[in-house]
The RNA shown here (c-di-AMP riboswitch aptamer (ydaO/yuaA leader)) has 136 nucleotides and comes from Actinoallomurus spadix. Its Rfam family is "c-di-AMP riboswitch aptamer (ydaO/yuaA leader)". From the family's description: This family represents a conserved RNA structure found upstream of the ydaO and yuaA genes in Bacillus subtilis and related genes in other bacteria. The ydaO/yuaA element is thought to act as a genetic 'off' switch for the ydaO and yuaA genes in its native state. It is believed that the element may be triggered during osmotic shock leading to activation of ydaO, a predicted amino acid transporter gene, and members of the yuaA-yubG operon which code for KtrA and KtrB K+ transporters. Gene Ontology terms of the family: cyclic-di-AMP binding and regulation of gene expression.

RNA sequence: GCGGGCGACCCGCUGAAUCCGCACCUCGCGGAACCGGGGACCCACCGCAUUUGGGGUGAAUCGGCACUCUCGUGCCGUAGGGCAGCUUCCACGCCCGAACCCGUCAGCUAACCCGGUAAGCGGCAUGGAAGCCGAA
Numbered sequence: 001g002c003g004g005g006c007g008a009c010c011c012g013c014u015g016a017a018u019c020c021g022c023a024c025c026u027c028g029c030g031g032a033a034c035c036g037g038g039g040a041c042c043c044a045c046c047g048c049a050u051u052u053g054g055g056g057u058g059a060a061u062c063g064g065c066a067c068u069c070u071c072g073u074g075c076c077g078u079a080g081g082g083c084a085g086c087u088u089c090c091a092c093g094c095c096c097g098a099a100c101c102c103g104u105c106a107g108c109u110a111a112c113c114c115g116g117u118a119a120g121c122g123g124c125a126u127g128g129a130a131g132c133c134g135a136a
Stems, first nucleotide, its partner, number of pairs: 010123005018032005033117006043107001053105001054102004062077006080096004085132007
C1' cells in the first nucleotide's frame, strides 16, 4: 500500500415496530405516537351456506413444467411490493414475490373491548422530469 473479516460511532433501507417518564440490579410499570383485531342500527349476503371448514397479519397471489407414492423439491412466469431529501409521473436497472397465527368462530360496523411496538439488512445509494423542502 492492496484485499478480506470483525467491532463501535454515524448515516440509511424493509417493516406499525419509535419516543418519553418512573423504577430497576433486573418477574419491570406507565404515557404519547403509530399499527392490528373483535364489535350495532343501516347496508351487504339471502338459498341455503356452515370439512370441499372458515378466518387473520403481510406486497408475498395465481399458473405452467419437471421430479416425487405422498409430504414436498427445483425451475420459468405472474397478481402485487421495495430501492438515499419528500411526493407524484415516466423509463427501465437491481431485488422481493415469504413466513406465521386463530381454532369450528368472526361481512361492514358508532359506542365499546382486546392486542403489537419485533426481526432483518446496507454504507454513494438505477436514471430522468415536475412541484415542495433543505443546505451552501